[in-house]
RNA sequence: AUGCGUAUAGUUCAAUUGGCAGAACGGUGGAUUCCAAAUCCAUUGGUUGAGGGUUCGAGUCCUUCUACGCAUG
Numbered sequence: 001a002u003g004c005g006u007a008u009a010g011u012u013c014a015a016u017u018g019g020c021a022g023a024a025c026g027g028u029g030g031a032u033u034c035c036a037a038a039u040c041c042a043u044u045g046g047u048u049g050a051g052g053g054u055u056c057g058a059g060u061c062c063u064u065c066u067a068c069g070c071a072u073g
Stems, first nucleotide, its partner, number of pairs: 001072007010025004019056001026044006049065005
């Protein structure tokens, strides 16, 4: 340089044919305990990497760019 893939909550990952953005872990408060751990209850969470386009509607489709990974030379 070229091709392919990935980017979503603090972390690891889902989201069907374009139609309400979710789970687990974590954080916070409480119960329990002599104190903790474990367990249970409640609660807390997002500019879906950035810009533009298509659409009534975009995490999803198109396009440019950025970061990372793989391959080729």